[in-house]
Context: one part of a larger RNA
RNA sequence: CUGGGCUUAAAGCGUACGUAGGCGGACAUUCAGGCACUUUGUGAAAUCCCUCGGCUCAACCGAGGAAUUGCUUGGUGAACCGUUUGUCUUGAGGCAAGUAGGGGCUGUCGGAACGAUAGGUGGAGCGGUGAAAUGCGUUGAUAUCUAUCGGAACGCCAAAGGCGAAGGCAGACAGCUGGGCUUGUUCUGACGCUGAGGUACGAAAGCGUGGGGAGCGAACGGGAUUAGAUACCCCGGUAGUCCACGCCGUAAACGAUGUGCACUAGAUCGAGGGGGCUCUGACGCCACUCUCGGUCGAAGCAAAAGUGUUAAGUGCACCGCCUGGGGAGUACGGUCGCAAGGCUAAAACUC
Numbered sequence: 001c002u003g004g005g006c007u008u009a010a011a012g013c014g015u016a017c018g019u020a021g022g023c024g025g026a027c028a029u030u031c032a033g034g035c036a037c038u039u040u041g042u043g044a045a046a047u048c049c050c051u052c053g054g055c056u057c058a059a060c061c062g063a064g065g066a067a068u069u070g071c072u073u074g075g076u077g078a079a080c081c082g083u084u085u086g087u088c089u090u091g092a093g094g095c096a097a098g099u100a101g102g103g104g105c106u107g108u109c110g111g112a113a114c115g116a117u118a119g120g121u122g123g124a125g126c127g128g129u130g131a132a133a134u135g136c137g138u139u140g141a142u143a144u145c146u147a148u149c150g151g152a153a154c155g156c157c158a159a160a161g162g163c164g165a166a167g168g169c170a171g172a173c174a175g176c177u178g179g180g181c182u183u184g185u186u187c188u189g190a191c192g193c194u195g196a197g198g199u200a201c202g203a204a205a206g207c208g209u210g211g212g213g214a215g216c217g218a219a220c221g222g223g224a225u226u227a228g229a230u231a232c233c234c235c236g237g238u239a240g241u242c243c244a245c246g247c248c249g250u251a252a253a254c255g256a257u258g259u260g261c262a263c264u265a266g267a268u269c270g271a272g273g274g275g276g277c278u279c280u281g282a283c284g285c286c287a288c289u290c291u292c293g294g295u296c297g298a299a300g301c302a303a304a305a306g307u308g309u310u311a312a313g314u315g316c317a318c319c320g321c322c323u324g325g326g327g328a329g330u331a332c333g334g335u336c337g338c339a340a341g342g343c344u345a346a347a348a349c350u351c
Stems, first nucleotide, its partner, number of pairs: 004322003007305002012319001014201004021194003025088004031082001033081002035077004041071002049065006091191001092188003095184005103177007110154001114150008125136002162169002206247006215241002220236004258318006266296009275286003300307002324351003333344004
């Protein structure tokens, strides 16, 4: 390279946007680049193949033909790919009217709990554990009441529930703001899909500067346990956890399942719209319809587990990735970073 794969065996980039590129709806039409047929020239000889012939045969040699799948000249064709022009609405987008939501940002406010400070009551223990001890307490603790201050997190509602591209998002209210869904006798008219590079976002931890610091709590100190105990348990406790701004760019960033489109039995539950039925209506009902989230399951698929209209089924388009284990996601080089380190990524050797 060919071929085969990527839920769990090696393998889907953490996620999105998007450049180049690849691929691309219906009808009519133009051209003739691709394509098909034909044609011109060329494609050395030898070799290979075929038919004859020469050495007694054969190897070998000679003659003729074929082949040389390629490039090229002119012409013809117009289904398909491409190209030109026009038209279209089903893909895509806009508009209008509705609608659900912890989607995002900023500000204001709230109650419970906790801790501290001050004061009152009270007077010997409290705390903690398997049991203890360290620890706190007559300078009055624990308990209880009042007042004030402080930081962080938001019980019930709450769900198999909702929203977001992913990370993720939850007290209440207000302001600003992104996206989705539904309906339409509305508009544009292929404007689309994917996406190497690139760009943006990206939990926690960590880093820089300045704040903040209640609780929790790496490190650290002490008490236990133990043969030991650099642990598990207990008492303390610094960074951190919180805020602002700037970095870092990684996770079992998981559905271990790339994105988009089409097709292929159903049953049932939940969420958001629309429609129909019942005199109106709360409500209820439906072989109704669109979107989203689950469970079970036919066919199929799968090594099996399982999956199964939210596919791991059947196909198409495009991207990423894999190629025995260790060495190693390491060395070297490059690049990014303040650093920690990230990204890219071997070989010797060995089984």

The part of an RNA shown here (small-subunit ribosomal RNA, central domain) has 351 nucleotides and comes from an uncultured bacterium. The full RNA is in RNAcentral, with records from ENA and SILVA.